The RNA shown here (SAM riboswitch aptamer (S box leader)) has 114 nucleotides and comes from a Chitinophagaceae bacterium.
The source organism's lineage runs through Bacteria, Pseudomonadati, Chitinophagia, Chitinophagales and Chitinophagaceae.
It was read from a public genome assembly, where an Rfam model found it.

RNA sequence: UACUUAUCAAGAAAGGCUGAGGGAUAUGGCCCAAUGAAGCCUUGACAACCUGUUUUGCUACAUAGCAAAACAAGGUGCCAAUACCAUCCCGGUUAAAACCGGGACCGAUAAGUC
Numbered sequence: 001u002a003c004u005u006a007u008c009a010a011g012a013a014a015g016g017c018u019g020a021g022g023g024a025u026a027u028g029g030c031c032c033a034a035u036g037a038a039g040c041c042u043u044g045a046c047a048a049c050c051u052g053u054u055u056u057g058c059u060a061c062a063u064a065g066c067a068a069a070a071c072a073a074g075g076u077g078c079c080a081a082u083a084c085c086a087u088c089c090c091g092g093u094u095a096a097a098a099c100c101g102g103g104a105c106c107g108a109u110a111a112g113u114c
Base pairs, nucleotide, nucleotide: 002113003112004111005110006109007108008107013043014042015041016040017039021032022031023030026087027086028085029084044079046077049075050074051072052071053070054069055068056067057066058065059064088103089102090101091100092099093098
């Protein structure tokens, strides 16, 4: 870098350096931002994908495997707004504006494979 699987309406900020942008990309919208954006550092938190422990059940009879629950927090991740919203397709409600639902695309994260 590519591919596979799972999840993405919950949750969780202070300080320091710095100084103008930021919300992935394009367009439109809507927001955040000198009462300090992004970035870097420190500390803290959130969560529970991987991981570990225990219990229960099943398979097996190997000190094993699988599943569920509880606990922990070592590896990641994450700490405005649903992945901020829409865009493409389908369906529903409606006189219309508009709204609702599903899917696709794209993306993020984890685990794995080449």